[in-house]
Molecule: small-subunit ribosomal RNA
Organism: uncultured prokaryote
RNA sequence: GAUCCUGGCUCAGAAUCAACGCUGGCGGCGUGCCUAACACAUGCAAGUCGAACGCGAAAGCGGGCUUCGGUCCGCAAGUAGAGUGGCAAACGGGUGAGUAUCGCGUGGGUGACCUACCUUCGAGUGGGGGAUAACCUUCCGAAAGGGGGGCUAAUGCAUAACAUCCUGCUCUUGGACGAGCGGUGAUCAAAGCUGGGGAUCGCAAGACCUGGCGCUUGUAGAGGGGCCCGCGUCCGAUUAGCUUGUUGGUGAGGUAACGGCUCACCAAGGCGACGAUCGGUAGCCGGCCUGAGAGGGCGGACGGCCACACUGGGACUGAGACACGGCCCAGACUCCUACGGGAGGCAGCAGUGGGGAAUUGUUCGCAAUGGGCGCAAGCCUGACGACGCAACGCCGCGUGGAGGACGAAGGUCUUCGGGUCGUAAACUCCUGUCGAGCGGGAAGAACAGCGCGCGGGUUAAUACCCCGUGUGCCUGACGGUACCGCGAGAGGAAGCCCCGGCUAACUCAGUGCCAGCAGCCGCGGUAAUACAGAGGGAGCAAGCGUUGUUCGGAAUUACUGGGCGUAAAGGGCGCGUAGGCGGUUCAACAAGUCUUGUGUGAAAUCCCCCGGCUCAACUGGGGAACUGCAUAGGAAACUGUUGGACUUGAGUUCGGGAGAGGGAAGCGGAAUUCCGGGUGUAGCGGUGAAAUGCGUAGAUAUCCGGAGGAACACCGGUGGCGAAGGCGGCUUCCUGGACCGACACUGACGCUGAGGCGCGAAAGCUAGGGGAGCAAACGGGAUUAGAUACCCCGGUAGUCCUAGCUGUAAACGAUGAGUGCUGGGUGUUGGGGGUAUCCACCCCCCCAGUGCCGAAGCUAACGCAUUAAGCACUCCGCCUGGGGAGUACGGUCGCAAGGCUGAAACUCAAAGGAAUUGACGGGGGCCCGCACAAGCGGUGGAGCAUGUGGUUUAAUUCGACGCAACGCGAAGAACCUUACCGGGGUUUGAACUGUACGAGAUAGCGGCAGAGAUGUCGUGUUCCUUCGGGACUCGUGUAGAGGUGCUGCAUGGCUGUCGUCAGCUCGUGUCGUGAGAUGUUGGGUUAAGUCCCGCAACGAGCGCAACCCUUGCCUCCUGUUGCCAACAGGUAAAGCUGGGCACUCUGGAGAGACUGCCGGUGAUAAACCGGAGGAAGGUGGGGAUGACGUCAAGUCCUCAUGGCCUUUAUGCCCCGGGCUACACACGUGCUACAAUGGCCGGUACAAAGGGUCGCAAAGCCGCGAGGUGGAGCCAAUCCCAAAAAACCGGUCCCAGUUCGGAUUGGAGUCUGCAACUCGACUCCAUGAAGUUGGAAUCGCUAGUAAUCGCGGAUCAGCAUGCCGCGGUGAAUACGUUCCCGGGCCUUGUACACACCGCCCGUCACACCACGAAAGUUGGUUGCACCAGAAGUCGUUGAGCUAACCCGCAAGGGAUGCAGGCGCCCACGGUAUGGUCGGUGAUUGGGGUGAAGUCGUAACAAGGUAACC
Repeated sequence: GAUCCUGGCUCAGAAUCAACGCUGGCGGCGUGCCUAACACAUGCAAGUCGAACGCGAAAGCGGGCUUCGGUCCGCAAGUAGAGUGGCAAACGGGUGAGUAUCGCGUGGGUGACCUACCUUCGAGUGGGGGAUAACCUUCCGAAAGGGGGGCUAAUGCAUAACAUCCUGCUCUUGGACGAGCGGUGAUCAAAGCUGGGGAUCGCAAGACCUGGCGCUUGUAGAGGGGCCCGCGUCCGAUUAGCUUGUUGGUGAGGUAACGGCUCACCAAGGCGACGAUCGGUAGCCGGCCUGAGAGGGCGGACGGCCACACUGGGACUGAGACACGGCCCAGACUCCUACGGGAGGCAGCAGUGGGGAAUUGUUCGCAAUGGGCGCAAGCCUGACGACGCAACGCCGCGUGGAGGACGAAGGUCUUCGGGUCGUAAACUCCUGUCGAGCGGGAAGAACAGCGCGCGGGUUAAUACCCCGUGUGCCUGACGGUACCGCGAGAGGAAGCCCCGGCUAACUCAGUGCCAGCAGCCGCGGUAAUACAGAGGGAGCAAGCGUUGUUCGGAAUUACUGGGCGUAAAGGGCGCGUAGGCGGUUCAACAAGUCUUGUGUGAAAUCCCCCGGCUCAACUGGGGAACUGCAUAGGAAACUGUUGGACUUGAGUUCGGGAGAGGGAAGCGGAAUUCCGGGUGUAGCGGUGAAAUGCGUAGAUAUCCGGAGGAACACCGGUGGCGAAGGCGGCUUCCUGGACCGACACUGACGCUGAGGCGCGAAAGCUAGGGGAGCAAACGGGAUUAGAUACCCCGGUAGUCCUAGCUGUAAACGAUGAGUGCUGGGUGUUGGGGGUAUCCACCCCCCCAGUGCCGAAGCUAACGCAUUAAGCACUCCGCCUGGGGAGUACGGUCGCAAGGCUGAAACUCAAAGGAAUUGACGGGGGCCCGCACAAGCGGUGGAGCAUGUGGUUUAAUUCGACGCAACGCGAAGAACCUUACCGGGGUUUGAACUGUACGAGAUAGCGGCAGAGAUGUCGUGUUCCUUCGGGACUCGUGUAGAGGUGCUGCAUGGCUGUCGUCAGCUCGUGUCGUGAGAUGUUGGGUUAAGUCCCGCAACGAGCGCAACCCUUGCCUCCUGUUGCCAACAGGUAAAGCUGGGCACUCUGGAGAGACUGCCGGUGAUAAACCGGAGGAAGGUGGGGAUGACGUCAAGUCCUCAUGGCCUUUAUGCCCCGGGCUACACACGUGCUACAAUGGCCGGUACAAAGGGUCGCAAAGCCGCGAGGUGGAGCCAAUCCCAAAAAACCGGUCCCAGUUCGGAUUGGAGUCUGCAACUCGACUCCAUGAAGUUGGAAUCGCUAGUAAUCGCGGAUCAGCAUGCCGCGGUGAAUACGUUCCCGGGCCUUGUACACACCGCCCGUCACACCACGAAAGUUGGUUGCACCAGAAGUCGUUGAGCUAACCCGCAAGGGAUGCAGGCGCCCACGGUAUGGUCGGUGAUUGGGGUGAAGUCGUAACAAGGUAACC
């Protein structure tokens, strides 16, 4: 890297009371302060009744009088108005602060209750008296308002029942306060208003009759409410105990009513792990959103309930309130004020400020619906109906339709051909929605009422009144709106987002880790489909995107529906409480369960059907459903409960044997150390090597004796025992458990186990002992860059014992306990049985334990597999991404160390498991290579040559950089080359192509200027032709050229390297979920994946080998230029000649070598070893040949080429210079340092090449380089050409030399236009360093190394380099331990950019969140005490007091009020606690960040195995 799994993160969907960005045509239906229950200006939001009552105007008009100022009367009008009284105001409307609760939901109870208005039925409605407001008057006050004095319905009193209380009896009932009957005593009523009326009475009013509305009382109902109960209703245990009116009782009070609701007394209870108390959060529900469902989230609009109304407290009135638009008090705030006092409460509708990302008009109307009052008309109604604003949502419609190619223009891309926008447009013909204009124009309206007619009821009545019905009239905010019609006219109406993958949609230019994007992965560092723009495309569409939020996907909290050996996860182990679960059988019951019925489950919503708006959204009707709860009947299998029985689960008894099971005491020997003594002498000890240390004061060694502590060799074993931790010498005592066998007994007595209790290695702690050895800390010695380590010498706690504490471990089988079931094989321990036997030690079987291997099955795989990780059941514990962190805070335990419990902020897009392929290892095995070793010769030292770095320079052109750059590109830089520098020139150009126009040859030769390029002058003048012109050249213009400019990390091609290493793959099959494996591994063998054998593989390909070239032997052919054996001729000599082709040779063809033959070894194979033969023997030697791939290896400067850059220059021409510099450093070489040598002379022997722009002989000249000369040769013919080392002879004699030749001076030769910078060579002279080379390092295994010369390419000239050739010609290889490289197998891995990998911690810097902290500052709350407004209640009430009673009266009584006192109590205060926040100098660790610092801890045996 790939794979499977685990696991988190992220996206695609739907939704939204939304907001923001860009954009915006119309309509319908909905929705619209989620924030500050923040503060509010202004207007409106609750009144009504004259058929309950009293009073009672004015303006104006008319009239009279008038002093003309006015006044009186009538109408206005019993009107307006306020007041008394009644009803309403407790509804409707708003909000969600509080509330975790009988608040809500659901189902019940009330035999413990209330109910105005309405309905039903019954009864009654009699009499009398006294006050008060308004009004009048007066006073106080700024105001609000208040005080005093004078006139009217109700209230109070009397009567009374079937009403209430008390009481007796009967009935119902589980129970009586229920129902019925009865008794006596006590208590309590009332109101009128109004319509009509024939007769009778009356002056009239009226009585009277009758109707309506009321009133009183009772009954029943409907609707409404109060109270009580079962069940359900969020999070936190880092909240575990809470409670004193608390729990109950008796009695009393209170209430509509039960009740500690309140009080007195008595008792001591009540609640809580099934989560009390406390803290946090929250209105609840029908429903809404999502989802397959189960669930999860939400509670905005609509509907039900609750709570609240500036904050807190309180009561009054009333049927109903502790009262949103009432009252009192306290507080905060705002306003008025004359400073004395007053007023207010939008969480009603609008609206304002403020807050905020954000939420509308100070509109119209009561026409409809509904409500209040009223007999009614009617009045009131910011409820409601409407309109307005807002794309906020849902739904519908439109922005046109058809035709139209030569495919316009333009844009854009392009391979320059074209493609695309695109039938799109233009253009032609149509249509007419919406909008705009003109015209018509609704439904919503029917009640009620009024007029007329009819029928019915009531009544004495044809009256009134009521009901029904027919008909006419009256009533519309919206609104001249919906809708309809007409004319004109494509006219006025499209945007937003996206286009790397997920995810539908691709190109260009710009940018260059910049600017930016990003939901996740990730894009951007010069070819960006990811940035920004454009073209094109995809999607949705009056919207489109973004952000926030919810559900989904997520089986990612798993009820449906997950897991825990190694991924996160089994408690260290046991005993056991609660709880959960529980064997066989019979019977009963019916709680669970099942079934049937009944009641309920409001409406709306969802679903189905039908209907109404043109459709839809929306809406009407009907149905279904509402999975629930309650209740009645039934069933009895299962669970449960009760009773009886059973024996198999469990236990008891008896008999056995096994065991390091536990506790205590005693004993033993070996060894270490120490002490004493003897012998003995110089070392011992220790290590990789040493040193510290010990020792001549006698060590170590050795012998004898003694002391002391600790541990128990052998036996000893995947043997035994124990729940785990753990247990090991021997003996004794005490003691637990398991196992086997057997008869009997008990009769489910069982399993698990939250809390709890106990046990619990090592280390550690406390106290007291003990202390031989070992040994943290510590000291010393080493090692090292350092070495607070590893190693060594010492050494204290500790290790041991007793008593106590601690309570943790990788406490592991990383595997909880129990029960049942599911093929086997083989060991071993304990017990028993069988068979055989003298004897079971052997063989077979059973039970219990403990191992290994394996079937099915399971598992992600590894693996597990009757000792399950299989198949099932029961119970417990635990997990939910990594880091932060087992940390902080809190609690608790501990003497401490610390343990248990156990978060969050923040941060990351992963962390992780198993397996796979590689790579790697200071892992292993096997094997190879001049890899080491064995040898020979070098390099590194010197001088020089050459390349490179560096430096220098105007330039020192460029490239190549470990091996695999550095005598490399370059097989040859004086000019040229040449790319560099300086200078001089040139601009369609030095070379090339097309085109238009013009001119004409150009060249050559000569002169002049110039450094030259070049310029200029003169001379000179071509070919073909159809006579137009063409070829060719020049000039001008254009399209283009040119570039050794950049990018080898855009490329092709070529090359290097691993490596001539033996490897690299494929098809089919098989195995594996898969990556992949197998084949290719294994046993042999080979130089080789070479071959053989085996094998789930069988084959095949690229590589190996062979085929090719060369060389070695032979044969055949060939026979000149080669050769010469025989023959002949001939020379001084010579194949020189005739001749020949035998030999050598040339260069063609063959043959030969194949482990073929023999022997041995080996599996009888492959093969190896030895031998024969052979010129050659096991690939004979050498070469060519380089698999899949690796190194972003090298080359854009060979060539080719994309892109970029340049275009009077980065192109081109020319001259000169540079690439040759020189303090240095490195690589590669040459020559040496000498005697195996130098020098001199002489004499031999090659191969392979080259030669006509050439090689050049002989001869002559020169010391020489060379010159001259020119025979011969296009070469097996001639030439280069002398081979050299060697050999023979001579000389030198170990020295800076007769070694060595650098350097320098002089003189020359040759090439070349030209040797100054900067050539080679020659001669004379000069004669440097150097005496064999430190660390280190290179080549070579045979015709090799070493040594000697020869040739060639390049080339005018220049070779120590390169490429070839032959001559002479060694040494050594035991062997594979080590170094380097490589191959195969295997192993480990946290590596995969692959060890030049990965990675840890401190420190330094920056940022972020968190903890601690002297304090400081808020919220909330407990306890104690102080104080105590308003108000209810109680008590008092000497002051005041109309009705009623007594009384002739005075007066008294009764009643009531003020006032006082008391209980309770809000706000407040004092003191002290709890708890939760904010902040805090300083401080602590944590996280993140770019290439910082120090080391190297971990991953390989990670270099000291790692870890707990």